RNA sequence: AUAACGGAGAGUUUGAUCCUGGCUCAGAACGAACGCUAGCGGCGCGUUUUAAGCAUGCAAGUCGAACGGGGGCAGCGGGGAGUAAUCUUUGCUGCCCGAGUGGCGAACGGGUGAGUAACACGUGGAUAAUCUGCCCUUAAGACUGGGAUAGCCCGCAGAAAUGCGGAUUAAUACUGGAUAUGGUGCCUGACGCGUGAGGCGUUGGGCAUUAAAGCCGGGGACCGCAAGGCCUGGCGCUUAGGGAGGAGUCCGCGGCCCAUUAGCUUGUUGGUGAGGUAAAGGCUCACCAAGGCGACGAUGGGUAGCCGGCCUGAGAGGGUGAACGGCCACAUUGGGACUGAGACACGGCCCAGACUCCUACGGGAGGCAGCAGCUAAGAAUCUUCCGCAAUGGGCGAAAGCCUGACGGAGCGACGCCGCGUGCAUGAUGAAGGUCUUCGGAUUGUAAAGUGCUUUCGGGGAGGAAGAAUAAGUGUGCCUGAACAGGGUGCAUGAUGACGACCCUUCCAGAAGAAGCCCCGGCUAACUACGUGCCAGCAGCCGCGGCAAUACGUAGGGGGUAAGCGUUGUUCGGAAUUACUGGGCGUAAAGGGUGUGUAGGCGGGGACGCAAGUUGGGGGUGAAAUCUACGGGCUCAACCCGUAAACUGCCCUCAAAACUGCGUUUCUUGAGUAUGGGAGAGGAGAUUGGAAUUCCCAGUGUAGGGGUGAUAUCUGUAGAUAUUGGGAAGAACACCAGUGGCGAAGGCGAAUCUCUGGCCUAAUACUGACGCUGAGACACGAAAGCGUGGGGAGCAAACAGGAUUAGAUACCCUGGUAGUCCACGCCCUAAACGUUGUACACUAGAUGUCGGGGGUAUCGAUUCCCCCGGUGCCGCAGCUAACGCAAUAAGUGUACCGCCUGGGGAGUAUGCUCGCAAGGGUGAAACUCAAAGGAAUUGACGGGGGCCCGCACAAGCGGUGGAGCAUGUGGUUUAAUUCGAUGAUACGCGAGGAACCUUACCUGGGCUUGACAUGGGAGUGACCGCUGGUGAAAGCCAGCAUUCCGCAAGGACACUUUCACAGGUGCUGCAUGGCUGUCGUCAGCUCGUGUCGUGAGAUGUUGGGUUAAGUCCCGCAACGAGCGCAACCCCUACUUUCAGUUGCCAGCAUUUGGUUGGGCACUCUGGAGGGACUGCCGGUAAAUAACCGGAGGAAGGUGGGGAUGACGUCAAGUCAUCAUGGCCCUUAUGCUCAGGGCUACACACGUGCUACAAUGGGUGGAACAGAGGGAAGCGAACCCGCGAGGGGGAGCGAAUCCCUGAAAACCAUCCUCAGUUCGGAUUGGAGUCUGAAACUCGACUCCAUGAAGCCGGAAUCGCUAGUAAUCGCGCAUCAGAAUGGCGCGGUGAAUACGUUCCCGGGCCUUGUACACACCGCCCGUCACACCACCCGAGUUGGAUGUACUUGAAGUCGUUGAUCUAACCCGUAAGGGAGGAAGGCGCCGAUUGUACGUCUGGUGAGGGGGGUGAAGUCGUAACAAGGUAGCCGUAUCGGAAGGUGCGGCUGGAUCACCUCCUUU
Repeated sequence: AUAACGGAGAGUUUGAUCCUGGCUCAGAACGAACGCUAGCGGCGCGUUUUAAGCAUGCAAGUCGAACGGGGGCAGCGGGGAGUAAUCUUUGCUGCCCGAGUGGCGAACGGGUGAGUAACACGUGGAUAAUCUGCCCUUAAGACUGGGAUAGCCCGCAGAAAUGCGGAUUAAUACUGGAUAUGGUGCCUGACGCGUGAGGCGUUGGGCAUUAAAGCCGGGGACCGCAAGGCCUGGCGCUUAGGGAGGAGUCCGCGGCCCAUUAGCUUGUUGGUGAGGUAAAGGCUCACCAAGGCGACGAUGGGUAGCCGGCCUGAGAGGGUGAACGGCCACAUUGGGACUGAGACACGGCCCAGACUCCUACGGGAGGCAGCAGCUAAGAAUCUUCCGCAAUGGGCGAAAGCCUGACGGAGCGACGCCGCGUGCAUGAUGAAGGUCUUCGGAUUGUAAAGUGCUUUCGGGGAGGAAGAAUAAGUGUGCCUGAACAGGGUGCAUGAUGACGACCCUUCCAGAAGAAGCCCCGGCUAACUACGUGCCAGCAGCCGCGGCAAUACGUAGGGGGUAAGCGUUGUUCGGAAUUACUGGGCGUAAAGGGUGUGUAGGCGGGGACGCAAGUUGGGGGUGAAAUCUACGGGCUCAACCCGUAAACUGCCCUCAAAACUGCGUUUCUUGAGUAUGGGAGAGGAGAUUGGAAUUCCCAGUGUAGGGGUGAUAUCUGUAGAUAUUGGGAAGAACACCAGUGGCGAAGGCGAAUCUCUGGCCUAAUACUGACGCUGAGACACGAAAGCGUGGGGAGCAAACAGGAUUAGAUACCCUGGUAGUCCACGCCCUAAACGUUGUACACUAGAUGUCGGGGGUAUCGAUUCCCCCGGUGCCGCAGCUAACGCAAUAAGUGUACCGCCUGGGGAGUAUGCUCGCAAGGGUGAAACUCAAAGGAAUUGACGGGGGCCCGCACAAGCGGUGGAGCAUGUGGUUUAAUUCGAUGAUACGCGAGGAACCUUACCUGGGCUUGACAUGGGAGUGACCGCUGGUGAAAGCCAGCAUUCCGCAAGGACACUUUCACAGGUGCUGCAUGGCUGUCGUCAGCUCGUGUCGUGAGAUGUUGGGUUAAGUCCCGCAACGAGCGCAACCCCUACUUUCAGUUGCCAGCAUUUGGUUGGGCACUCUGGAGGGACUGCCGGUAAAUAACCGGAGGAAGGUGGGGAUGACGUCAAGUCAUCAUGGCCCUUAUGCUCAGGGCUACACACGUGCUACAAUGGGUGGAACAGAGGGAAGCGAACCCGCGAGGGGGAGCGAAUCCCUGAAAACCAUCCUCAGUUCGGAUUGGAGUCUGAAACUCGACUCCAUGAAGCCGGAAUCGCUAGUAAUCGCGCAUCAGAAUGGCGCGGUGAAUACGUUCCCGGGCCUUGUACACACCGCCCGUCACACCACCCGAGUUGGAUGUACUUGAAGUCGUUGAUCUAACCCGUAAGGGAGGAAGGCGCCGAUUGUACGUCUGGUGAGGGGGGUGAAGUCGUAACAAGGUAGCCGUAUCGGAAGGUGCGGCUGGAUCACCUCCUUU
């Protein structure tokens, strides 16, 4: 430069992330079907199912120029009858022809895909192993005889189909003889060509054998009575060669599934000979040999016509084999041959079977997978049409005939393509619809209106194309004797099914013509209403439980369009079977390990060959299709032409790098020999000591043993303990070590014997001898099995004791198999490094084991280096990450094994191995949209570390028991209004229910309303007063009055009407606001940077410290924000200012700070000061800080308050308020009276008062603070026992009042009792508030005098002016606190400490949790449904072997019967040949027996799966509460438990070892 024109993803596992991995979607396509809809045309396509069955018609005939004839018509004649018309008979000519003989065709064309896994198909070859009618071409010929037969006629049988007999006749039918260019067979020569080969061609000789048919036309001479001969032309015939086209056969290569099909085969494999065929060949037969095929998949089973192509795909591939084209196979099922060039024959024959039809019951007929059509089946697929006009086929000389091939039309939107349903203009943005924030928006230039056009459809008119080499006629040339025929030109020349189809034009008029799907994401497109986990949707994820863009409807929108959707199928996306182009440490996946066969792969040099490989050339790769270009239908679809392509196969020439093959050589791979070395490597034999148990004996006495604690057990019959002696079996402490050896499993006392492998050093030798390794073989822990031993300890099962709700367990006491040995099986493990083997390469650092070398040293030994093992750290690189990292999970090569979503299931079944247990191999139905890996953030742990808190502990006082108060539950009720419900509801909303409140109930009333705003109409000022009725509300009635303004009108009120009001009705899970709680816990985040693929991390972790993420130091972080702290208030000290109503030291005065005076003090309230780890010492690290001290009123945030981060609990509240939506509207609104919220078997919470002597009663006499007060606080004084009443001073208050504080203190009584404790309850009498104390107030007095004697399990508060105790005040409020909120008085105890309970913070660890442990989750049982397995059997299908039966038919044989042609014979007759019939081989079918495979069904049995709320337990996930899991054995309702061995995919603590840094 050219060629090449070509590759997109998304959703879904999670709280989030990355990965793995499946499922699903977007695309294209279809012989489709279904739903809704539908104007026209062109071109295509149309039973994919039942190779199911078929009524009816048609689909293969033709030739008279092969033949005998037959009848008809026409013409020309003759005879007969008749008057004639006419009838009859006959001859000739012409035209035509039913049936028949004969020829050709019927083997093509058309249909279908059942069978077939095969030389059937595709592709390329072979035929030296073949055939070929018609056609073309070449050569030669066609002579001479004969006998029949159908038809027709006669007769017979039969219902029919059809058959039989007689007589007669022709041929291009049949047949004898001749001839032979040739052919064939045998014998025998020559030449040439050629193959892998025994072949072919040319040319000779000899012998034998082998053909034929005529018909039609024309005709001058000659012959003949005539026909005709003869000549000539055409067609036909015979022989032979060649060609073309067609067919047969053989071979290489290629294309399905199953190994749960592994062995198959007797004509089987080969040979010899024969037969057979057109032809090679076990194709067939006889004999001989014993072969042949198979892991490169034989045999068997299943499925299937194959290809060109078609669909898809970037391609490679994958799927498919409709239509068109090539090949094959089939024609009702099975078998068979005949004829023929060709068939074992779709519309022929024979036989057998099934089916259908006819029948006179004796017999017959039939085959739509031809075109139409019918029935059935099915989701589903057309007209019983027209025509031979065209193309093609058969016959014919031709005309022509036949042709459901074909050409056309019809039906079907089944597909592709094209066209139309109008165009322009038109804003009051009409009406209507829909939505609305009520303003408007949208439908929408859309419509209407105005102007224009007329495709298509409809009607009218006109005009083409498909038609030509027809025949014939005329006229040339060739052949010919010929204007006979034939051949070949020119001119002329008929014929249209389709069809009024196409084209052109005219007419009218927007006129006749739009639907379908979708609108949550993927995926373009949104609102309203209805519905309320219902109805429904859904491809996946998923929507729907009262505000649904997801259901249904509407409006609007998106897409597409005469179609649009749905369903089904295929490819794609899917790199999700990976050749292109994947993987296996943990996701699915490395075989338990080795030895080794086949196979695959293989070191260096040289030479040769040319199989692979590469290049050139040739053949083929049919056409169509695809692609490019060009052309034709107005375009397109469609059609035509040219080119390219067909990626393949074959032949040939060449090259020799690489692979291969052959030869030769080399030493580095591999191996051998020699020296040295380490070792729990293996096998056998022998020996040893410690310990356990048992036995004997001694000493000795009451326990021992065991556990969390017990008990079973053992012991006074002497245990345990201890000493001595003995027996037995098993295992080998220390050494011992991420030490050693081995292939793995595994191997541990010592010695001896035998034996395998490995390492190292240096030389020598062999010369690629190598690597891997399907099958195969060997080894293979523990458990288990068999036989025989052995048996101390341990210990499944088992027994007992505990524990427990239970405890078939964990714990304890016992204890049998077993564990041990020998021999034989088993063959599995978390057989793990979850990492196959071998080789090579790729930074380092550091241990350790074995061997060697160098250097230094007297030496032990040190240091350096090399080889081989075994660890750890780490770079590059790899990895989803974790991690791996020379012992790779890096980079490469070779070979083997294995994986393809989860469950079902390592199950079922089959086979195989095993004594058994069981092992190996190993599915499917069905079901789910996940299952999974690594890492992240949380949360959680009966994980760890650090820390805090009245969390525990140490204390003090309570609650839980009593009575009462109060709240709640429950119950009751007409109503007991509503809400709050673990902590975080329950003296809570409520800071105060007799009416009111009030929301509830009963009853009485009102309806624009009790309340707001606006409009219309009317009336009147409004206001006020009275009466009746009534429970009241209300209703009814009456009286009085008459606004402003000149007017219009206005203000106010009432009546009426319309909008509307009103709702403590629902939803706190639609909301705002407010609040509780974690928690006044110390946390929660952000920006930038950095790290990580990412979620995220870092910062915020670490070392210290703090009350504190408080501060300091360090650090890939640096900063910042919300929180903490501080700033604010009260309180503690003080200064100053100010002194009235406060205060009074001194001075006066007084009963009295009462008054004068004063403002020092107290106090009040403004402004300040003061405390900051500031100072000192110590500790720490020198910092932060801590400890101690000084000073100080106060010391380490002095005490208290206010202040509540990001968030959690769908926490609470729609009944404070606000508010979306829904609901009610003469009521769910408003109003009134009465009742209820106050009920009462009971249960709980919070309190009060007590149970007494630290007390109670009585008397005396002290000391507060903080508040409140005008519809108020209310003094003195008087009355009352008292509550209280009267009274009214003073006070809007540092002044007056509430207001005498109480406990304490002093004194006295009571003396331990149900009391002089306690005060409930009840009776009586009162007071106060208030319209009103019955339901239902508080208080007083008198009387009454209950329970209760300190409270079970359990549980609460409090760390100092706190707890405890004592009183006082206030809010609410007419009245009504034991509650709430405040105030002061008196005034403790204790804290060793952080093990434990609870809650919290930080770090870390595990996790199968994320609704986050109140999590998750396993198995039995019960119920329902589904598919499957086994199953006594039963019933089909397929198939094998053996026997049976033995049709038709070929072949063979026989043929005493029959027999025209030829021969012999005068003849009779005989012969040759043939035939019927018989027999034989083979043989479809049938039957029998025994198998094999497969399907249906089956009482019952088995497990599995699925299913909102069933039962039993709790196995697993955290140390899951006994770590879990694997294999095995055993036991148990179940998960499961236990034993033995193994693994870490176990948490935690300690120790050891190793590594890194300093």